[in-house]
A computed fold for a 72-nucleotide RNA from a bacterium, annotated as transfer RNA. Its mean pLDDT, the model's own confidence on a scale to 100, is 82. The sequence was found in a public genome assembly.

RNA sequence: GGGCGUUUAGCUCAGUGGUAGAGCGUCUCGUUUACACCGAGAAGGCCGUAGGUUCAAUCCCUACAACGCCCA
Numbered sequence: 001g002g003g004c005g006u007u008u009a010g011c012u013c014a015g016u017g018g019u020a021g022a023g024c025g026u027c028u029c030g031u032u033u034a035c036a037c038c039g040a041g042a043a044g045g046c047c048g049u050a051g052g053u054u055c056a057a058u059c060c061c062u063a064c065a066a067c068g069c070c071c072a
Base pairs, nucleotide, nucleotide: 001071002070003069004068005067006066007065010024011023012022013021018055026042027041028040029039030038048064049063050062051061052060
C1' cells in the first nucleotide's frame, strides 16, 4: 500500500427500516443471627465519528477513526 472483519450498558453479546434487549456485574428491598443462595425492583446506552438515502436508520450507502486477520 491492497483486501476482509469488528465497533451497541462496567464486561460478554443479541437486535436484517418503526420509541434499544439479554446474561454476568453494580445498587436497593425482602429472606437469614449473619453471609451466601434465592425472590422483587432500580440505575446505567442519544448504538465509534461525520455525512447521505428515507415519512422514519443500531440496521441501507459513503468517508474517516480504532482494533484484528490475510496479501504485498